[in-house]
Context: one part of a larger RNA
């Protein structure tokens, strides 16, 4: 645009999409059958292969704004610091993200059939599962499970909220300013190519910083003792700390604009 007022939330499900896999053991049972070797069916359990989906509490990879350790240079020098050398090298490493990690799924059932197998049953006194008529029956179909869906123009449905202003015209209709609501905008995000989606926007914890914790790093400067010295002890699970937890208006979300019915 549309869905014959405008709006916000919750929704039926025509319709389309996904999934549908399988092995091995153990019992029934060494039974049923078989002479014997051999050996089920039916049903009951555990446990696995691929394949998918979801997650990160566990094992781990990654983690170039997090910790250390150490080489050569630079910042005159000593400490201490910071740069440069592929992140200079290495050694862990929180958060996400991922799999090799964890945890699930394809079960059940129900309907309608195939082949097949009945059951009543005639033409055609008998037989025939078939011609009337009734059943059983598959990994398959159709339902059930998952996911999308009313542009399903056949445009549903329900619960709320908005309300019947002004000009213009003969009216249909136009224009205007609102109303519920909505968006610009700006603060962001386990949302994301960008729009969209999602949390906030001062009557506020939506992010940053602050404080406190978790978590990592692995013992900091300074001082003091030891030791000739490198260097070690002590102060002290120290100091540093992305991303995660919580609290707190300290900094930014200020202000302020735009749209949007009058119901043929």
């Nucleotide at each position: 645009c549309g869905u014959a007022g405008g709006a916000u939330a919750u929704u039926u499900g025509a319709g389309a999409g996904g999934a549908g896999c399988u092995g091995u053991c153990c019992u029934u049972a060494g039974u049923a059958c078989g002479a014997g070797a051999g050996g089920a069916c039916c049903g009951g359990g555990a446990u696995g292969g691929a394949c998918u989906g979801a997650c990160c509490u566990c094992u781990g990879g990654u983690g170039u704004a997090c910790c250390g350790g150490u080489u050569g240079g630079a910042g005159a020098c000593c400490a201490a610091c910071u740069c440069c050398a592929g992140a200079g090298c290495c050694g862990g490493g929180u958060a996400g993200c991922c799999a090799a990690g964890u945890c699930g799924g394809g079960a059940a059932g129900g309907g309608a059939u195939a082949a097949a197998c009945g059951c009543u049953g005639a033409a055609g006194g008998c037989a025939u599962c078939u011609a009337a008529g009734c059943g059983u029956g598959a990994a398959g179909c159709c339902c059930c499970c998952c996911u999308c869906a009313a542009g399903a123009u056949g445009a549903g449905a329900u619960a709320u909220c908005c309300c019947a202003u002004g000009g213009a015209g003969a009216a249909a209709u136009c224009c205007a300013g609102u109303a519920a609501g909505a968006c610009c905008c700006c603060u962001u995000g386990a949302a994301g190519a960008c729009g969209a989606c999602a949390a906030g926007g001062u009557a506020g914890a939506u992010a940053g910083g602050u404080c406190a914790g978790a978590g990592g790093u692995g013992g900091a400067a300074g001082u003091a003792c030891g030791g000739c010295a490198a260097c070690g002890u002590a102060u002290g699970g120290a100091g540093c700390u992305g991303a995660c937890u919580g609290a707190u208006a300290c900094u930014a979300a200020u202000a302020g604009g735009u749209c949007g019915a009058g119901g043929a």